c-di-GMP-I riboswitch aptamer from Paenibacillus algorifonticola, 101 nucleotides, folded computationally.
The organism belongs to Paenibacillus, within Bacteria.

RNA sequence: AAUUGAAAAAGGCAAACCUGAUCGAAAGACAGGGACGCAAAGCCACGGGUCUUCACGGAAAGCCAUAAUUAUGGUUACCGUAUGACAGCCGGGCCGCCAAA
Numbered sequence: 001a002a003u004u005g006a007a008a009a010a011g012g013c014a015a016a017c018c019u020g021a022u023c024g025a026a027a028g029a030c031a032g033g034g035a036c037g038c039a040a041a042g043c044c045a046c047g048g049g050u051c052u053u054c055a056c057g058g059a060a061a062g063c064c065a066u067a068a069u070u071a072u073g074g075u076u077a078c079c080g081u082a083u084g085a086c087a088g089c090c091g092g093g094c095c096g097c098c099a100a101a
Base pairs, nucleotide, nucleotide: 004099005098012038013037017033018032019031020030022029023028036088042094043093044092046091047090048089049086050085051084055081056080057079058078062075063074064073065072066071067070
């Protein structure tokens, strides 16, 4: 130094859940409490995956309007798409405390 994670020390992080005159359309984030766990549960959305859809695109046989009996226009259920999000889903990249074999 690389690999690795037994024992120990110094410490670190914090799932679910609860709280919020916080941010966001949402997913989610942030803050306080909390502690299931974690040797990278430190950082980075690069690949896969998952979540969300304000917006954009499509769209009824539904609804509305007009004409009048099947058209025209509008609108919505619904469908699609990340450019949004998750690093505590996996892989990859970067950095890092302690230490036996």
It matches the Rfam family "c-di-GMP-I riboswitch aptamer". Rfam describes the family as follows. GEMM was predicted in a large-scale screen for bacterial structured RNA regulatory elements. The sequence is in RNAcentral, with records from ENA. Its mean pLDDT, the model's own confidence on a scale to 100, is 87.